[in-house]
Context: one part of a larger RNA
RNA sequence: UUGGGCCUAAAGCAUCCGUAGCUGGCCAAAAAAAGUCUCUUGUGAAAUCGGGACGCUUAACGUACCGGACUGCAGGAGAUACUAUUUGGCUUGGAACUGGGAGGAGCAAGAGGAAUUUUGGGGGAAGCGGUAAAAUGCUAUAAUCCCCAAAAGACCACCGAUGGCGAAGGCACCUUGCUAGAACAGAUUCGACGGUCAGGGAUGAAAGCUAGGGGAGCAAACCGGAUUAGAUACCCGAGUAGUCCUAGCCGUAAACGCUGUGAGUUAGGUGUUGCGUAUUCUUAGGGAAUACGCAGUAUCGUAGUGAAGACGUUAAACUCACCGCCUGGGAAGUAUGGUCGCAAGACUGAAACUU
Numbered sequence: 001u002u003g004g005g006c007c008u009a010a011a012g013c014a015u016c017c018g019u020a021g022c023u024g025g026c027c028a029a030a031a032a033a034a035g036u037c038u039c040u041u042g043u044g045a046a047a048u049c050g051g052g053a054c055g056c057u058u059a060a061c062g063u064a065c066c067g068g069a070c071u072g073c074a075g076g077a078g079a080u081a082c083u084a085u086u087u088g089g090c091u092u093g094g095a096a097c098u099g100g101g102a103g104g105a106g107c108a109a110g111a112g113g114a115a116u117u118u119u120g121g122g123g124g125a126a127g128c129g130g131u132a133a134a135a136u137g138c139u140a141u142a143a144u145c146c147c148c149a150a151a152a153g154a155c156c157a158c159c160g161a162u163g164g165c166g167a168a169g170g171c172a173c174c175u176u177g178c179u180a181g182a183a184c185a186g187a188u189u190c191g192a193c194g195g196u197c198a199g200g201g202a203u204g205a206a207a208g209c210u211a212g213g214g215g216a217g218c219a220a221a222c223c224g225g226a227u228u229a230g231a232u233a234c235c236c237g238a239g240u241a242g243u244c245c246u247a248g249c250c251g252u253a254a255a256c257g258c259u260g261u262g263a264g265u266u267a268g269g270u271g272u273u274g275c276g277u278a279u280u281c282u283u284a285g286g287g288a289a290u291a292c293g294c295a296g297u298a299u300c301g302u303a304g305u306g307a308a309g310a311c312g313u314u315a316a317a318c319u320c321a322c323c324g325c326c327u328g329g330g331a332a333g334u335a336u337g338g339u340c341g342c343a344a345g346a347c348u349g350a351a352a353c354u355u
Base pairs, nucleotide, nucleotide: 004326005325006324007309008308012323014203015202016201017200021196022195023194025090026089027088028087029086031085034083035082036079037078038077039076040075041074042073043072049067050066051065053063054062055061093193094190095189096188097186098185099184105179106178107177108176109175110174112156113155116152117151118150119149120148121147122146123145127138128137164171165170208249209248210247211246212245213244217243218242223237224236225235260322261321262320263319264318265317268300269299270298271297272296273295274294275293276292277291278290279289280288281287304311305310328355329354330353337348338347339346340345
């Protein structure tokens, strides 16, 4: 419990696709009259409500009368603008096509790089390592250090950015192939085909799980050394799962812009990315600068909004459509039931009691 809200107080599903439903651009015409509107008839018990009376000493209360209301339902007669239905058309929404560009968008394959560790060879000979200080540790079976060679796995410095791409998660050495999307431009095409979306489906970091590989570095757990009153930690030395690959599962995150999606309207300034147009410069090129248009991204700011912080054409302003969600704190995201999962657990999700 509403004429309220959801950035930060409770509250936007992690993200997208999409069924039913709800909702929907401009013009013209037609029929019928479903919604809608007008008039009317019936019904809508009583109590309740209002009025002036009457009765209990008064009042509350009660009684009779009159009125209103019961915002409804059904029937009848009309109206036809709007909505729905039918037909025809339009191009602004949407989609398609064409064109040259941009991009860490995805998948697969190939090729490469510095570093690290290990191994082998050579040099060298007493320490190395580590810390606030140390010790554990490594080292005469020759370490640390220097040079050469090889192997392995993971990663991809500089460029690098308030930068780019992607629905989100996320994405970065290079090359090739395949796939997808967005922006811009167009004297191209279709012609409302759109928006949102309960159920439903797909994708979804890290960790975790199953099977098989791989294992350099790092590193939960575990072990040791310190510190300390203690030290199940912070620091140091080791170190297994894991981190990597393939196939499958899990389905959650401060999955955040803590801000759902779409559309329209409402001052500007500045930077930056992509495309286009014009002018100027030019080493004449796939060059540069300036201005303008569209699209993205960032910052400041007017009106306005807001409890304020702040937001402010990328709105948290002014409106519309649709979905999701909230209703004091705790108990509790617990119990129970159900669905899913190999499990871990996930989703759905109370109450008693307490305050």
This is a predicted structure of a 355-nucleotide part of an RNA (small-subunit ribosomal RNA, central domain) from a metagenome.
The prediction has a mean pLDDT of 89.
RNAcentral holds the full RNA, with entries from SILVA.